[in-house]
Context: one part of a larger RNA
RNA sequence: UUGGGCGUAAAGAGCUCGUAGGCGGUUCGGUAAGUCGGGUGUGAAAACUUUGGGCUUAACCCAAAGCCUGCAUCCGAUACUGCUGUGACUAGAGUUCGGUAGGGGAGCGGGGAAUUCCUAGUGUAGCGGUGAAAUGCGCAGAUAUUAGGAGGAACACCGGUGGCGAAGGCGCCGCUCUGGGCCGAUACUGACGCUGAGGAGCGAAAGCGUGGGUAGCAAACAGGAUUAGAUACCCUGGUAGUCCACGCCGUAAACGUUGGGCACUAGGUGUGGGUCUCAACCAACGAGAUCCGCGCCGUCGCUAACGCAUUAAGUGCCCCGCCUGGGGAGUACGGUCGCAAGACUAAAACUC
Numbered sequence: 001u002u003g004g005g006c007g008u009a010a011a012g013a014g015c016u017c018g019u020a021g022g023c024g025g026u027u028c029g030g031u032a033a034g035u036c037g038g039g040u041g042u043g044a045a046a047a048c049u050u051u052g053g054g055c056u057u058a059a060c061c062c063a064a065a066g067c068c069u070g071c072a073u074c075c076g077a078u079a080c081u082g083c084u085g086u087g088a089c090u091a092g093a094g095u096u097c098g099g100u101a102g103g104g105g106a107g108c109g110g111g112g113a114a115u116u117c118c119u120a121g122u123g124u125a126g127c128g129g130u131g132a133a134a135u136g137c138g139c140a141g142a143u144a145u146u147a148g149g150a151g152g153a154a155c156a157c158c159g160g161u162g163g164c165g166a167a168g169g170c171g172c173c174g175c176u177c178u179g180g181g182c183c184g185a186u187a188c189u190g191a192c193g194c195u196g197a198g199g200a201g202c203g204a205a206a207g208c209g210u211g212g213g214u215a216g217c218a219a220a221c222a223g224g225a226u227u228a229g230a231u232a233c234c235c236u237g238g239u240a241g242u243c244c245a246c247g248c249c250g251u252a253a254a255c256g257u258u259g260g261g262c263a264c265u266a267g268g269u270g271u272g273g274g275u276c277u278c279a280a281c282c283a284a285c286g287a288g289a290u291c292c293g294c295g296c297c298g299u300c301g302c303u304a305a306c307g308c309a310u311u312a313a314g315u316g317c318c319c320c321g322c323c324u325g326g327g328g329a330g331u332a333c334g335g336u337c338g339c340a341a342g343a344c345u346a347a348a349a350c351u352c
Stems, first nucleotide, its partner, number of pairs: 003324004007306002012320001014202004021195003025089003028085004033081002035077008048066007092192001093189003096185005104178007111155001116150007126137002163170002207248006216242002221237004259319006267297012301308002325352003334345004
């Protein structure tokens, strides 16, 4: 618990699709359910309020009126909401046509640099590592250097407060398949829309299962140092893992710590993608307008302040989620899911 809130104080679900529901553009006719007006009936008495009266007063009692905010029914009103019409419309939404940018997704193929390893050549005593060292590697020839080969993983420069995606996320090159966006035209449909409880799908890293793969890196582990100790930081090694396929897990500071949609409310500046006008022999460049993104600054307004400020945290409407002192506790119990790890849902005693 009416209410007030959710960038940072408690609070926006990780994201999307979508069921029920809620809400919904302009216009005409009908209806009259909601809504509004009136009439009638009913709304027991007592109580309560007002006025008046009775006990010497008061409490108390009596009478009248009000009240009983309601319900039913009848008659009427029709602005708004609803319902209705094989009504109408085009500004919302979608389709069509023509362009266009992009690390959007999936599969297949290819490339070079680098690390490591192997083989061979040259070559000789060190290399490596650190604050300094040592463990380690090396005369069975290392390090260095040249040539050849193997294999795995990641793609320097371009690269950008730049691009794409709903989010997670996405970056070497080419091919195939495929999703979405933006701009222009304004041909078509004619409200087909927004949100979305449940539900479904997607969802970094780590982790799990089965089978592969393993160059580098590297939890665990071992050794060397450091230290009072050193189960660490530093060094030498090193296994899971990191990679691939398929299947699970379903969580993150999943963050813009800011749910989605629509409309309105000064500007300035940079940048990405279109279109138009001017300028221009061409090219490069330039000026302006407009639509869609991504940033910075800033007015009104808002804010506890910080700050936000047409990409709002401003002004409004619609829908969903969530919060309600700290600890106990995102725990216990129960339930659902999972192979497990655990996830989701979610208290209380007690205490301050």